[in-house]
């Protein structure tokens, strides 16, 4: 230097062109003498950045950037 993987919610991860979801976690309720299980309900996302394609882009395509394997 080159190749290939990943970067989405506080976290782990889903989601392969059609208004962005789940386990965990927070917060509120109900249960309970009380915590703890358990149920229901909420908050929370410029989808790493910038650009292009598209009637529409987390998703396709160019660039870049951060972390991992290889290869040199």
């Nucleotide at each position: 230097g080159c190749g290939g993987g990943a970067g989405u919610a506080g976290u782990u991860c889903a989601g392969c062109g059609g208004u962005a979801g789940a386990g965990c976690g927070u917060c509120g309720g109900c249960u309970u003498c009380c915590c703890a299980a358990g149920c229901c309900g909420a908050a929370a996302g410029u989808c790493g950045c910038g650009g292009g394609u598209u009637c529409g882009a987390a998703u396709c395509c160019c660039g870049u950037u951060u972390c991992c394997c290889g290869c040199u």

Model confidence (mean pLDDT): 84 of 100. Transfer RNA from an uncultured Clostridia bacterium, 72 nucleotides, folded computationally. Rfam family: tRNA. By type it is a transfer RNA. Rfam's curators write: Transfer RNA (tRNA) molecules are approximately 80 nucleotides in length.